A computed fold for a 1502-nucleotide RNA from a metagenome, annotated as small-subunit ribosomal RNA. The prediction has a mean pLDDT of 84.

RNA sequence: AGAGUUUGAUCCUGGCUCAGAACGAACGCUGGCGGCGCGUUUUAAGCAUGCAAGUCGAACGGUAAUAAGGUCUUCGGACCUUAUGAGAGUGGCGAACGGGUGAGUAACACGUAGGUGACCUAUCCUGGGGUUGGGGAUAGCCCAUGGAAACAUGGGGUAAUACCGAAUACGCCUUAUGCUGUAGAGGUAUAAGGGAAAGGCGCUUUGGCGCCGACCUGGGGUGGGCCUGCGGUCUAUUAGCUAGUUGGUAGGGUAAAGGCCUACCAAGGCGACGAUAGAUAGCCGGCCUGAGAGGGUGAACGGCCACACUGGGACUGAGAUACGGCCCAGACUCCUACGGGAGGCAGCAGCUAAGAAUCUUCCGCAAUGGGGGGAACCCUGACGUAGCGACGCCGCGUGUGUGAAGAAGGCGGAAACGUUGUAAAGCACUUUUCUUGCUGAAGAAUAAGGGUGUGAGGGAAUGCGCACCUGAUGACGUUAGGCAAGGAAUAAGCCCCGGCCAAUUACGUGCCAGCAGCCGCGGUAACACGUAAGGGGCGAGCGUUGUUCGGAAUCAUUGGGCGUAAAGGGCUCGUAGGCGGAUUAUUAAGCUUGGUGUUAAAGUACCCGGCUCAACUGGGUGAGAGCGCUGAGAACUGAUAGACUAGAGUUCAGGAAGGGAAACUGGAAUUCCUGGUGUAGGGGUGAAAUCUGUAGAGAUCAGGAAGAACACCGGUGGCGAAGGCGAGUUUCUAGCCAUGAACUGACGCUGAGGAGCGAAAGCGUGGGGAGCGAACAGGAUUAGAUACCCUGGUAGUCCACGCUGUAAACGAUGUACACUAGGUGUUGGGGUGUGAAGCCUCAGUGCCGGAGCAAACGCGAUAAGUGUACCGCCUGGGGAGUAUGCUCGCAAGGGUGAAACUCAAAGGAAUUGACGGGGGCCCGCACAAGCGGUGGAGCAUGUGGUUUAAUUCGAUGAUACGCGAGGAACCUUACCAGGGCUUGACAUUCACCGGGAAGCUCAAGAGAUUGGGCUGACCCUUUUGGGACUGGUGAACAGGUGCUGCAUGGCUGUCGUCAGCUCGUGCCGUGAGGUGUUGGGUUAAGUCCCGCAACGAGCGCAACCCCUGUUAUCUGUUGCUAACACAUUAUGGUGAGGACUCAGAUGAGACUGCCGGUGACAAACCGGAGGAAGGUGGGGACGACGUCAAGUCAUCAUGGCCCUUAUGUCCUGGGCUACACACGUGCUACAAUGGCCGGUACAGAGUGAAGCGAAACCGCGAGGUGGAGCGAAUCACAGAAAGCUGGUCUCAGUUCGGAUUGGAGUCUUAAACUCGACUCCAUGAAGGUGGAAUCGCUAGUAAUCGCGCAUCAGCAUGGCGCGGUGAAUACGUUCCCGGGCCUUGUACACACCGCCCGUCACACCACCCGAGUUGGGGGUACCCGAAGUCGCUAGUCUAACUGUCAAAGGGGGACGGCGCCGAAGGUAUGCCUGGUAAGGGGGGUGAAGUCGUAACAAGGUA
Repeated sequence: AGAGUUUGAUCCUGGCUCAGAACGAACGCUGGCGGCGCGUUUUAAGCAUGCAAGUCGAACGGUAAUAAGGUCUUCGGACCUUAUGAGAGUGGCGAACGGGUGAGUAACACGUAGGUGACCUAUCCUGGGGUUGGGGAUAGCCCAUGGAAACAUGGGGUAAUACCGAAUACGCCUUAUGCUGUAGAGGUAUAAGGGAAAGGCGCUUUGGCGCCGACCUGGGGUGGGCCUGCGGUCUAUUAGCUAGUUGGUAGGGUAAAGGCCUACCAAGGCGACGAUAGAUAGCCGGCCUGAGAGGGUGAACGGCCACACUGGGACUGAGAUACGGCCCAGACUCCUACGGGAGGCAGCAGCUAAGAAUCUUCCGCAAUGGGGGGAACCCUGACGUAGCGACGCCGCGUGUGUGAAGAAGGCGGAAACGUUGUAAAGCACUUUUCUUGCUGAAGAAUAAGGGUGUGAGGGAAUGCGCACCUGAUGACGUUAGGCAAGGAAUAAGCCCCGGCCAAUUACGUGCCAGCAGCCGCGGUAACACGUAAGGGGCGAGCGUUGUUCGGAAUCAUUGGGCGUAAAGGGCUCGUAGGCGGAUUAUUAAGCUUGGUGUUAAAGUACCCGGCUCAACUGGGUGAGAGCGCUGAGAACUGAUAGACUAGAGUUCAGGAAGGGAAACUGGAAUUCCUGGUGUAGGGGUGAAAUCUGUAGAGAUCAGGAAGAACACCGGUGGCGAAGGCGAGUUUCUAGCCAUGAACUGACGCUGAGGAGCGAAAGCGUGGGGAGCGAACAGGAUUAGAUACCCUGGUAGUCCACGCUGUAAACGAUGUACACUAGGUGUUGGGGUGUGAAGCCUCAGUGCCGGAGCAAACGCGAUAAGUGUACCGCCUGGGGAGUAUGCUCGCAAGGGUGAAACUCAAAGGAAUUGACGGGGGCCCGCACAAGCGGUGGAGCAUGUGGUUUAAUUCGAUGAUACGCGAGGAACCUUACCAGGGCUUGACAUUCACCGGGAAGCUCAAGAGAUUGGGCUGACCCUUUUGGGACUGGUGAACAGGUGCUGCAUGGCUGUCGUCAGCUCGUGCCGUGAGGUGUUGGGUUAAGUCCCGCAACGAGCGCAACCCCUGUUAUCUGUUGCUAACACAUUAUGGUGAGGACUCAGAUGAGACUGCCGGUGACAAACCGGAGGAAGGUGGGGACGACGUCAAGUCAUCAUGGCCCUUAUGUCCUGGGCUACACACGUGCUACAAUGGCCGGUACAGAGUGAAGCGAAACCGCGAGGUGGAGCGAAUCACAGAAAGCUGGUCUCAGUUCGGAUUGGAGUCUUAAACUCGACUCCAUGAAGGUGGAAUCGCUAGUAAUCGCGCAUCAGCAUGGCGCGGUGAAUACGUUCCCGGGCCUUGUACACACCGCCCGUCACACCACCCGAGUUGGGGGUACCCGAAGUCGCUAGUCUAACUGUCAAAGGGGGACGGCGCCGAAGGUAUGCCUGGUAAGGGGGGUGAAGUCGUAACAAGGUA
């Protein structure tokens, strides 16, 4: 520090996800030790049991009990003295600390800085003063009573450091008056009034002294109370709140200011700088994270606050409104004799429940700290330790060295071998840890006591202060540590290995099982599932889950944006607010800079130290924002005062304009009405129809009426803030521009709320209504057509007044100001100029363009550039601009505006393709023009389907279907039935046993097979044997037309013989990519030329190759025969010849080469000459990058899988030939351009030895006999046919047509039944030119005619070739199909056979509404009113004081009564908020449901 993920690819925007760190964690697997920490985050739920706050006898009375002594005795015991003296009680101090928890609390609760001149403070320290003298009670105790108990009551008597008077009191308090002084402090003087106390212990020379305590009073310290500034949560779908409310006066109350409380008076107070309400929350030091700024958090430790079952209340006290106190009410639990009582673990342990989840009912006061005490000491679940838990951090270990035969085993590999791996074993060593035993610190300081020294004071003693020496006490604890012995001994796992992300192979599985943080894996070769091996990471842990920060600049202060990605308010005016020109002076709020206080400790950072290190811990230093106090400065901002004119504005003199409002006026057109002329249509459409017209339309002429809109001018021209504004005239009225002069003197900019304006449609009331025209009706179209088209037509459109308040209200671009190259139009001004020109300038409005900006597109002085000020808005897509609440509206609806849930994208710009019922250019038998077919018939053949035991398999739009198959009777053959074989029908090797092969033949059997007989053979040799061959047994293995063409090679089809497809370098672009290859011409062609940021090149095109067309040379048999000669009825038959034909070798020839024209001086095209051939002469072979997961595992090869007495192999028979049908490809026809009969002519290319087979003879014929010749330019197949010629038929189901069937044959074959071909005789079907539709062909072509060959025993209408005869037509490119190039749009990229929308149906999920029902909370009003404080009262009672001889009485007190307030409770209530719910509603999601086709291309109606 980044990475993955939207796309075919790219850039951007944008979300989601990951890598890091952390945790009071939990879960899974695993687990050796130690140190230091931490441990109910849930239910402030409920709690059994024990403990957690007591102590003081030196405050007090004193008992039970015990011991000793004594007295009495009824021998039971009682009493007295002395000593010790529990428990309980009175009294004092403590219990308000310590410990727990975080419910409540949004508050002066907390933090920070201050104030208190408005206060308190027990114990402690330090001063001053005093401590005199009396009194009456009361618990305990005794007696008695009630009660189950808790407890209560009565009587009697008793003590105090308990209680109460009195005395005294400078300092104290209150009041009043002065002086001084201040801020209302304080100091001081006078007067009046008020207020204290307690003793105990020790010593004593008995005078007192000492110590502890008590009292009054000052100071300090400590701890608090109260007040204030500032700071830290969310919601405006909470906008108004408030009656003690805000202030005053008087009083009360408090330690103390204060509406804190009361009475009266006034009517205030708070709030957009967010009051009030709601939700959430203890706050902080800190902790986690982060580069920081920030964000999150508030466990442990520390500070503060709040609470103690829930609510209320006071008492005591220095302090509480009191966790282990009291009273009352409530809920709950327990006891009960039913009358009443008791209780409060959010103390430590522990229990129950809840939960994913959190410990021992341990030890000790030894240490630290606390309470009490003079002290000893007691108490202390604070605390110190231990226990449990890998919960966290830190440390250590599980050995070390050596060890290659690279062991065995595992895994991988075809094998070689690799790997696990120096790893193990083995050998040597060590002992941290472990076990056993022994030893053994520190934590302990001192206290009481003893001793020494010294000091103060004093008359002495006890004592007091200080220093030193001495002097008990250890929970942990079998401590830490040390020593010895033993022995590698006791100790390794977890996760991951597709990318991100470090680390791969095999097997299993087969969209199953499963994985998954995101992208995504799994449908038979899974590096992604499971296992194994190996590897990577971390390690007593490792993973997962959850949460936080980070990455995320993804809320952006640092540090983002808003033309098109989310985002500028529809526009203007303007309030608050924010910001603001130039100058002088003052000030010092902001600002800058010093000093100072604070920012507790702990923590963090650094340094040093202590535990062996570290964690942990001790000490020191530093840092720290903020706030307070106090100096200094004066540039900037602010404030105050003055002055300025550049911003802004005013006045006067000009200008342009569809700016606004009202009134009046005008013509053209349309429709309607009236009348005339006139006759059959008009209208409308793609075509029609509805409609209209003989009752006279349309057309035309004249007149009239009505309403609405204003042609031409008219223009990226004008005006307006926007919406918007268009005939003319007038009136009223707003704004704008330029020039000049004068004036005001910052008066400015923006603008949350607010107000106004605001298209169309819509609404209300009243008018108006020509045309147009939602709804509606009819006609068409259509599968349907609730649409598009047509004919009508109501609201509406128009006017007036009112409402609505929204638009793609768009420049998708907020307003204002300033600055920053130009060019060119245009509107309105000004200046200059003789001038229409030109130049300068201001204000608008357009285009192009530089820098710059931008993701790109683009913007570019009219900015989307550079800056400033202010406002509005955005933060992934969907859900949704929906629900709900509020608000506006008559309604329609508008404004504001979520969440659950769901997805990993949604999106912008640009790129390359593909596509378009987009455009342009061009080509092709693509159409058109022609010729002939197919589709109808019969048959042949292939396919589908059906059938079957099997009808083997494959091919399936074009690109399957006379295709694989170039030839299924057996074989082939892969299929079926049946019969057999199992190392096999076939190959290689090994071991063992046996033999002879091969052939002929007989028997059984359907055959395979089995058995028998005969003939009969190899090489070497040491004569045992070995080899070749063969039979058997066994083992490796064979075999498979079994599967996968979607694992493959090879081969092939198709686009397409279409003209394309790319590369290198350069250049352009952020990039995908572009350029080149586009453009202008031209071509069959990316063929060539020119131009050009391109220059070159490659694969294709063309050419090179073959055939054919002309010719030359050479060669000359089997071919040829002109001349010569021979022979024949005749024939190159023979001699001979090479002239010719021909054959087959090598050449020549054609190149737009020549001429003319066109063209750009090009390429090229057109025409011509010559030529056998002319513009590629004709034909063939040849098929670019690629596409279709195209075809083929059944040609072959091949990975993987499967079968192995069978899915292999052999045999017999059957099947592939089936047959209601459907389709493809063909043959033959339907006839006279023909059929039949006779005669007659002319090819080419082939084939032939298990072959072709002549002549001759036989048969009507197929054919048979025959066997010449020929391995073939020699012989044979072999007659070519159409044609020509003569005859016949005469338009008919025929002398057309030949299917079908009967009979008789021929040939091949082992064998023609299923199931061959051919021949003859007989039979003589359909069919009379073929619907929709569809195919081929552009010249030696179509059409037509025959011939040959391959396969092959036989079988050809098919295939491959060959020649004969031999046409028609092409105007042309609008249309159909296919293709090429350019361009355009795109939401497509599996690429239009694409994408995609909505209803309906089904399933699931969350949500909204909802008659109701049921909780919680709050407000208000009223009722009831506990405890208790306060007030009043004077009914009952009453020790201290007073009174007095005594008393009555007084004062005071207690109880009672009354009143205010008052918790819980009750009633009412248009409040808020949950749960649940019949039913209703939409939404989301879901491989293959239904209906249509709305959007994306002009998406077929933009």